[in-house]
RNA sequence: CAGCGUGUAGCGCAGCUUGGCCAGCGCACGUGCCUCGGGCGCACGGGGUCGAAGGUUCGAAUCCUUCCACGCUGA
Numbered sequence: 001c002a003g004c005g006u007g008u009a010g011c012g013c014a015g016c017u018u019g020g021c022c023a024g025c026g027c028a029c030g031u032g033c034c035u036c037g038g039g040c041g042c043a044c045g046g047g048g049u050c051g052a053a054g055g056u057u058c059g060a061a062u063c064c065u066u067c068c069a070c071g072c073u074g075a
Stems, first nucleotide, its partner, number of pairs: 001074007010027004020058001029045005051067005
């Protein structure tokens, strides 16, 4: 320098190809129930605006452009 991949909640991931129903799942966390107490279990709840900026569109995590971080490959 070139190509490819990844980036979504504290952690691990899905959703992207086919734009639209409130952005979801597991674990973790908080509260309550249960218990002599803890754990397990059950119920409820908080937390993200999707790596950044811009564009297209009535509407973007999803399409387009540029950039950033990390990884792999090549020179």